[in-house]
RNA sequence: GGGGACGUAGCCCAGCCAGGUAAGGCAACAGGCUCCAGACCUGUGGAUCGUCGGUUCGAAUCCGGCCGUCCCCA
Numbered sequence: 001g002g003g004g005a006c007g008u009a010g011c012c013c014a015g016c017c018a019g020g021u022a023a024g025g026c027a028a029c030a031g032g033c034u035c036c037a038g039a040c041c042u043g044u045g046g047a048u049c050g051u052c053g054g055u056u057c058g059a060a061u062c063c064g065g066c067c068g069u070c071c072c073c074a
Stems, first nucleotide, its partner, number of pairs: 001073007010026003020057001028044005050066005
């Protein structure tokens, strides 16, 4: 230099192909249980989806630029 994959909550990850209010687990918090804690049970909140633009009535999703991580080629 060329090509490809990926970027979504504190962490892991689904949703993208085929546009229509972002799912789940862990962690956190509150309550129950317990002498206390852990385990267990119940409940609660948290993500303008890497960033900037474009398309669209509507974008995590489609298109383009850029940034970052990883892989391959040279």
Background
This is a predicted structure of a 74-nucleotide RNA (transfer RNA) from a Nitrososphaerota archaeon. It matches the Rfam family "tRNA".